The RNA shown here (transfer RNA) has 71 nucleotides and comes from a Lachnospiraceae bacterium. Rfam family: tRNA. Rfam describes the family as follows. Transfer RNA (tRNA) molecules are approximately 80 nucleotides in length. Rfam links the family to the GO term triplet codon-amino acid adaptor activity. Lineage of the source: Bacteria > Bacillota > Clostridia > Lachnospirales > Lachnospiraceae. The sequence is in RNAcentral, with records from ENA and MGnify.

RNA sequence: GCAGAUUUAGUAUAUCGGUAUUAUGUGGCCUUCCCAAGGCUAAGAGGCGGGUUCGACUCCCGUAAUCUGCU
Numbered sequence: 001g002c003a004g005a006u007u008u009a010g011u012a013u014a015u016c017g018g019u020a021u022u023a024u025g026u027g028g029c030c031u032u033c034c035c036a037a038g039g040c041u042a043a044g045a046g047g048c049g050g051g052u053u054c055g056a057c058u059c060c061c062g063u064a065a066u067c068u069g070c071u
Stems, first nucleotide, its partner, number of pairs: 001070007010024003018054001026042005047063005
């Protein structure tokens, strides 16, 4: 230099045009003499910038980071 892959709550992940899922962690409540465990509930996320579309995490372009291969 070229090609490809990945980027989503604090962490780890699912989904792929139409409200973004689950686990864990966090807050509150209940249960218990206390702790642990358990139950209910709440908040919390699409790397960034543009475009297409009635509507974009999803499609297109550019860009950033990480990883892999080739030279």